[in-house]
């Protein structure tokens, strides 16, 4: 230069045919324990990379950018 995946909590990844974003692990509180630790209950944590377009309605579909990975010169 060309082609293709991937980008969604603090990390690792779900999200069905478009219709109110969710698990684990971390963190925080609380119980439990002389104390930790682990156990069990709760609680927070998100402009779904960006930017435009369809649509009543986009994490989800079109187009355009960034990063990332790879695979062809």
């Nucleotide at each position: 230069g060309c082609c293709g995946g991937c980008g969604u909590a603090g990390c690792u990844c779900a999200g069905u045919u478009g219709g109110u974003a969710g698990a684990g692990c971390a963190a925080c509180u609380g119980a439990u324990u002389c104390g930790u630790a682990a156990u069990c209950a709760g609680u927070a944590g998100g402009u779904c990379c960006c930017c435009c377009g369809u649509u009543c309605g986009a994490g989800u579909c079109g187009g355009g950018g960034c990063g990332u990975c790879g695979g062809c010169a």